The RNA shown here (Bacterial RNase P class A) has 403 nucleotides and comes from a Planctomycetota bacterium. Taxonomically the source falls in Planctomycetota (Bacteria, Pseudomonadati).

[in-house]
RNA sequence: GGAGCGGACCGGGCGGCCGUCGGCCGCGUGAUGCGGCGGGAGGAAAGUCCGGGCUCCGCAGGGCAGGGUGGUGGGUAACGCCCACCGGCCGCGAGGCCAGGGAGAGUGCAACAGAAAGCAGACCGCCUGCGGGGGCAACCCCGUCGGCAAGGGUGAAACGGUGAGGUAAGAGCUCACCAGCAGGCCGGGUGACCGGUCUGGCUCGGCAAACCCCACCCGGAGCAAGGCCAAGCAGGAGGGAGCGCGUCCGGAAACGGACGGCACGGGGCGGCCCGCUCCGUACCACCCUCCGGGUAGGCUGCUGGAGACCACGGGCAACCGUGGCCCUAGAGAAAUGGUCGCCUGCUCGUCGACCCUGCGGGGGAGGCGGGCACAGAACCCGGCUUACAGGUCCGCUCCAGUC
Numbered sequence: 001g002g003a004g005c006g007g008a009c010c011g012g013g014c015g016g017c018c019g020u021c022g023g024c025c026g027c028g029u030g031a032u033g034c035g036g037c038g039g040g041a042g043g044a045a046a047g048u049c050c051g052g053g054c055u056c057c058g059c060a061g062g063g064c065a066g067g068g069u070g071g072u073g074g075g076u077a078a079c080g081c082c083c084a085c086c087g088g089c090c091g092c093g094a095g096g097c098c099a100g101g102g103a104g105a106g107u108g109c110a111a112c113a114g115a116a117a118g119c120a121g122a123c124c125g126c127c128u129g130c131g132g133g134g135g136c137a138a139c140c141c142c143g144u145c146g147g148c149a150a151g152g153g154u155g156a157a158a159c160g161g162u163g164a165g166g167u168a169a170g171a172g173c174u175c176a177c178c179a180g181c182a183g184g185c186c187g188g189g190u191g192a193c194c195g196g197u198c199u200g201g202c203u204c205g206g207c208a209a210a211c212c213c214c215a216c217c218c219g220g221a222g223c224a225a226g227g228c229c230a231a232g233c234a235g236g237a238g239g240g241a242g243c244g245c246g247u248c249c250g251g252a253a254a255c256g257g258a259c260g261g262c263a264c265g266g267g268g269c270g271g272c273c274c275g276c277u278c279c280g281u282a283c284c285a286c287c288c289u290c291c292g293g294g295u296a297g298g299c300u301g302c303u304g305g306a307g308a309c310c311a312c313g314g315g316c317a318a319c320c321g322u323g324g325c326c327c328u329a330g331a332g333a334a335a336u337g338g339u340c341g342c343c344u345g346c347u348c349g350u351c352g353a354c355c356c357u358g359c360g361g362g363g364g365a366g367g368c369g370g371g372c373a374c375a376g377a378a379c380c381c382g383g384c385u386u387a388c389a390g391g392u393c394c395g396c397u398c399c400a401g402u403c
Stems, first nucleotide, its partner, number of pairs: 001399010012343007020040002023037005042374001046385002049383005054222004061274004066218005071085005086100001087098004101213002106211002108207002123152002125148003129144006160178006179203001181200008226300004235291006242262001245260006263281007307326001309324006345372007354363003
């Protein structure tokens, strides 16, 4: 000097004029107001993909179905997130990526080619026996019974690789080495795993982001949740379940009331089942279905938090602890803006002093003009994902050159 990897931050500044929302204080109007002080969008506010806080479903439970995650150990309120490590793959490297448990529980899929693609297979072939033919012979050809899968071919992939022995020809058939798989022992590590050594049948693929199996996790709905106030109306029809039992009380009795149990009808607990619970069962109102009417106004929830910032300590880190210090939007159809001027940065166009030149050209201070990222809270928080003109800083890697 160039090319990269990882991380953090900014993403305009100053001034004038006009305007806007909340808070506090002061002065006022019948009401609208006036003045002062101070505050007013984001790193993603986005997507609504996860996890929660909070609110309601009267209060619980078990199972099935359904959904989610998937190496180990940590972090966290929690997570599908973050950190570290293990294993695999990519990269010279810094680093990056991985839906990373199970294919001997079962089912299924893999075009075409190929003999054959899960327990397979004989196209070209090799070998022995028998029969026939040719040939002087070695040997060759055809048919058939049997053996082989070592050689060749197809394919992304063909039932380990190399070498030697052995065989009629071959084959882990046997042996040596290697790889793989299964297991024993020793060592390291919290662990996933790693290293070493020994034994062995010899060696029986891929896909589970295919169905599935295994392990772990999961109530539902959501601020249009919910709470309070004010105002207002109009109800109608149909249906449902013992016109029953026991005890006690009142009563002359009829009857009424309370408690309890059985049965039945209905509601609730995300779907289903069990279970639990609530209301009701004969005279008016419990529930269900249908038709119809009224209200959609105001206040609240609504911003002080698993909070921001700083220092110290612990930890490889994520993060945690202690102390200090601060309050940083709460709109309600939706405010935080508009305009002008100057400056800074980037970019495009144009002019261009000056420098180099192989005369083709290259560089270029400065002037003028145009343009300028993604994009806007709506209960709040922790993440992930997506978008982003331009700029700054930190750490690390590789290449070239010089000292």